[in-house]
Context: one part of a larger RNA
Order: sequence, then structure tokens, then C1' cells
RNA sequence: UUCUCUCUACGGAACUCGGCAAAUUAACCCCGUACCUUCGGUAGAAAGGGAGCCCCGCUAGGCGCCGCAGUUAAUUGCGUCAAUCGACUGUUUAUCCAAAACACAGCACUCUGCAAAGUCGCAAGACGACGUAUAGGGUGUGACACGUGACCAAUGCGGAAACGUGAAAGUCUAGGGUGCAAGCUCUGGAUCUAAGCCCCCGUGAAUGUCGGCCGUAACUAUAACGGUCCUAAGGUAGCGAAAUUCCUUGUCGGGUAAGUUCCGACCCGCACGAAUCGUGUAACGAGUUGACGACUGUCUCGGAGAGAGGCCUG
Repeated sequence: UUCUCUCUACGGAACUCGGCAAAUUAACCCCGUACCUUCGGUAGAAAGGGAGCCCCGCUAGGCGCCGCAGUUAAUUGCGUCAAUCGACUGUUUAUCCAAAACACAGCACUCUGCAAAGUCGCAAGACGACGUAUAGGGUGUGACACGUGACCAAUGCGGAAACGUGAAAGUCUAGGGUGCAAGCUCUGGAUCUAAGCCCCCGUGAAUGUCGGCCGUAACUAUAACGGUCCUAAGGUAGCGAAAUUCCUUGUCGGGUAAGUUCCGACCCGCACGAAUCGUGUAACGAGUUGACGACUGUCUCGGAGAGAGGCCUG
């Protein structure tokens, strides 16, 4: 010097991407407990106090004893505020990712009438199910609350059926080869014609999509308003510099002495938006972000010590 620990003046996050690590807290008893809330919770919220032993006494209470110290060691929650995502418990990359990913109860659409649909198998057969639409399969969404807008032009799916198109077989017909012939065989034409396609209608919690330019109000600015082009229809409610905002450290406010992060607003949404769900939301989270208290060798800035290792000797 390395590793594992112990202690450390004043300060107390100045460290750092970030309080990473460490420290603080701690079990028991008493008191007390806010916002919010789905009334269950939140909650061990937070904050505060107590503690050994002996004796009297039913208890309450009281006289005493020892130590620096009575949860005397060990085991043994740090707390609070705000935001984001996911409702929750759960599951996952055995061996770099535990999460906001998966699942979930709930919701919706769709298929299936039973020899069910669907799945495995060449088949027999089996599962579905010794079930029967309050059942079973598939797909999407993902507790709960409030909602879930417009477009059927394209693609998909469903339905209907007139025309057109439409293969082989069949029917009719023309001809060739061969054969004495029956026949065999080859080529052409016509007719007939299934599904499908075409055509029509429907369908979005189906795949999806949801405009541009110009002008206008008695300061200015802006444009409720008007014009015009295009479209299947031009983004509704709600939210919005957002896990989405390029310009951007947008602007304003808050917090700090000082804040590219954070919170609250604004809306000019490069490029949010409604079950590829939208917006909220108590509880929950080894999730993520910001702030505060307490606490500390993280640091100012180091220092001292113990053990192990190493080295030397035996």
C1' cells in the first nucleotide's frame, strides 16, 4: 500500500450524475396522530414521554440501592412533502436489465346449437367436456370514477344477388390420323357453368384516417365573422414544452443567496387525443423524479487505531 472494521475537533451534502456508501431510527408501554379517502384505510402517520433492582402495599402510590449509562449485549422501521408511471397481491430476461414490461379482476367485440367452434393427429382417436350460450374458443383493453367524438373512400369482415367474367366435366357440332368395320385417338367451335372477382349494402371497443390558402372589429394586436380550394371525413371532450416540445435553459410564477432538473400555469401540440383507450384517482411499489428534516468521514481534509493479507525470520 490492499481488504474488513472502530473512532474522529469545527462544520454538516460544501461530495457526487445522484446522499452512492455510511450514519440516524429501532423491540416494549403510554400519550397522540394531519391532508386525502373507494370510509376499508392513510397509521407504527407525524410529534412526545417512560423504562433497572429491593422493600411496603390488592391496586394506586411510596421508602430506598447501584452504575457514566437500566430496550445497558444481541436481535432490532429513518421520517415528511410533491410529481410521474402502473390500480392492487403476483410474474419475468437461471448467468449484466425486476421495470413503467407480462399477468390480473373488470370491460367490449367476435365465433360456437353440440357429432359445437377451436386444438393435436396420416388415421383411429383425444382434448374442449363427462361441459351446453350465466358455457367454451379467439382478439383487444386493463381496478374504480367520468367519458369514449367524426369518417365506410382504401383494406378487412358480414350480407345479398340481376348483369358481366369465370375451370374441368357434360351436351351439341366441324375436321384430322388409323382401321374392312365397330372403334381408338387428336384438334377446333358453340353451349352450359361453382366458388371467386366485378357490382351493391352494412360494419370502427375491425386494420386505419381525422386539411390548406386569403381577408376582416374605431390605437395596435388578435379574429367571434366571411371567401375559396380539396376531402371519405377534416381532431370533438379532455389533456398539453408532457416517459410526447425540434427551436428550448420557451415565457410567467414558486422553491434556492444562486435551480438546463422539479412544481404550478400559459398554449405557438416541429410531431397529444379518446378501449393501438382519454382524463382523474384513495391504497400499493427493492420503480422513476424533485424538495425538506434528522443524521452522518460523502466532503472541506485528513488523522488515529484493530484485525486480515503481504513481506521478513524461525

The part of an RNA shown here (large-subunit ribosomal RNA, domain IV) has 314 nucleotides and comes from a groundwater metagenome. Its mean pLDDT, the model's own confidence on a scale to 100, is 86. The full RNA is in RNAcentral, with records from SILVA.